[in-house]
RNA sequence: CGGAGUGUAGCGCAGUCUGGUAGCGCACCUGCUUCGGGAGCAGGGGGUCGGAGGUUCGAAUCCUCUCACUCCGA
Numbered sequence: 001c002g003g004a005g006u007g008u009a010g011c012g013c014a015g016u017c018u019g020g021u022a023g024c025g026c027a028c029c030u031g032c033u034u035c036g037g038g039a040g041c042a043g044g045g046g047g048u049c050g051g052a053g054g055u056u057c058g059a060a061u062c063c064u065c066u067c068a069c070u071c072c073g074a
Stems, first nucleotide, its partner, number of pairs: 001073007010026004020057001028044005050066005
């Protein structure tokens, strides 16, 4: 320098193909249960989807640029 992949909640991931109000597990908070802890049960909080721009009534999803990491090639 060229190509490919990944980036979504504290952590691990789904959702992208086919645009339609962002989900799951663990973790966290509260309550019940317990002498207490753990486990279990019930409820709850938390992310504008790496960043910027564009298309569209509407974008995590489509297009362009860009950043970080990984891999391949030179």
Background:
The RNA shown here (transfer RNA) has 74 nucleotides and comes from an uncultured Alphaproteobacteria bacterium. Model confidence (mean pLDDT): 82 of 100.